This is a predicted structure of a 271-nucleotide part of an RNA (large-subunit ribosomal RNA, domain VI) from a Candidatus Moraniibacteriota bacterium. Its mean pLDDT, the model's own confidence on a scale to 100, is 82.
Context: one part of a larger RNA
Order: sequence, then C1' cells, then structure tokens
RNA sequence: CGUCAUUACUUGAGAGGAGUCUUUCCUAGUACGAGAGGACCGGAAAGAACGAACCUCUGGUGUAUCGGCUGUUCUGCCAAGGGCACUGCCGAGUAGCUAUGUUCGGACCGGAUAACUGCUGAAAGCAUCUAAGCGGGAAGCCGACCUCAAGAUAAGGUAAUCGUUUCGAUUUAUCGAAACAAAAUAUCCUCGAAGACUACGAGGUUGAUAGGCUUCAGGUGGAAGCCCUGUGAAGGGUGGAGCCGAGAAGUACUAAUAUAUUUACGAAUCG
Repeated sequence: CGUCAUUACUUGAGAGGAGUCUUUCCUAGUACGAGAGGACCGGAAAGAACGAACCUCUGGUGUAUCGGCUGUUCUGCCAAGGGCACUGCCGAGUAGCUAUGUUCGGACCGGAUAACUGCUGAAAGCAUCUAAGCGGGAAGCCGACCUCAAGAUAAGGUAAUCGUUUCGAUUUAUCGAAACAAAAUAUCCUCGAAGACUACGAGGUUGAUAGGCUUCAGGUGGAAGCCCUGUGAAGGGUGGAGCCGAGAAGUACUAAUAUAUUUACGAAUCG
C1' cells in the first nucleotide's frame, strides 16, 4: 500500500517439522536339526542418541542478599559502621536464566504402490501373475501427528455494530455540508515471564499496571544495645534474633495527567 467499513473468532490453498535404532524376556530350548545349534509369527520390558517444554527435585550461575576475615583511611575516641583493595578475599544463596536435572515425543491406523508373490485367463484347445480384469505386499510415497498460514492479488468464511437533526441544491429518485450521539482506534502515561527498535500482551481512578507499605514464602545464620559470668581473650541471655534484589497475597499511600483521529451500509465506469 492492497484486500474499498470496523472489531472479534476462524477455514486451510500452501509451507515447514517429526519419521531413528539397540538389547533383554515370554512364546520356546518349541518348529527345524544326528548333533552342535536354533527360529518365523505374536506379545512385553529396558535403554541409546535426537527433539520439545519446564525449573518441583539434583546441581550451576546469581558484581553487593546475608554472614565471616585482612590491610588501610574516614565518621573526635571506645564500640559500631562507611570507602578502597579483581565483586578486596572467603562461606552460603531468593527470583530469573540454565543442563549434566525433570516430564513428554517418534506411535497406532487408512489409501495407492516398488521388488516380489497370487486369482481368473487367452493370444498359443496345454501352460502362463497379464494381454482384458481382480488381490496381497515396505523404515519408502500420500494422509494421519505438531507448527505457521487469506499478499491464497481468485486477497476467503462466520458473528456483532453502524443514525438523527438542521441548512442548501434538486430531475422529487436523491445529492452536498455542518452539529451531536454511538462505535472503534491511536498518541501519551504505568508496566510485562513480550522485546534491539518496532511489534505483542496487561492496565490507565468504574483502577491492583508499577513503586511504596503490611503479612507470608525463601535466603543468611543468632544483629545492635543492655544484662550476667570470667583477671582476660571471650562465652551466655534478651532472641530462630537482625537484615534481606528480582517471589506470593493484600492494601489506592504515590504515579497512570492529558488529548487526537476515523467511520457511519461500504469505489468508479459501463450495461
């Protein structure tokens, strides 16, 4: 930009993905075979590699969430802390992201076939799967399974919504302009398990969208101050304490201010 209204939900022309394999057991030490050995068919289980999704578990990361430690400097000093030293070093670790972790998948089935194997059957009184005709038959082909998909320009389908008034013109069929109602959309703003930007999604006071606050989960691991014990280094009590980024629920305290556009029965021409 088109699909000649808008919004929502869809159909599927077409395209892509997947398609794997092994071992063990039962049938059965059966059929077969002198023995050695050892099945078809059918059924069940375990696994490998590959793929998708996810983070409950097992782990990783988690640059400032908690704690410990050293040097130095500053907060007048003690104590308690801030800065710097690779995130100063070390021990843990929420959310998120992750694999080596967890769950799931390949299937079943239908159709047409290949090699091959058949039925009936002549040419050629026989025979012959083939010449007419009719079957079986593969991890392969076409469907089935998963995903995208109407720019599929033949641009599809379904549902919902879409007028009054005034003025002017008029061939009396209608046409043009304006106002308001209604519907839809957008800018802008608060954001996101969405994201380079855009887009997509959740919201904008008739509100839980983000922040804050409260409670909880979870992490760290026993705060400071005070008291007690000890000559002291220290230990104990108050007290599963104090602190806490992303998590959950609740709560309008803060910020979502404000504004714009489009359409109104859906082209023109010809018959």
The RNAcentral record of the full RNA draws on ENA.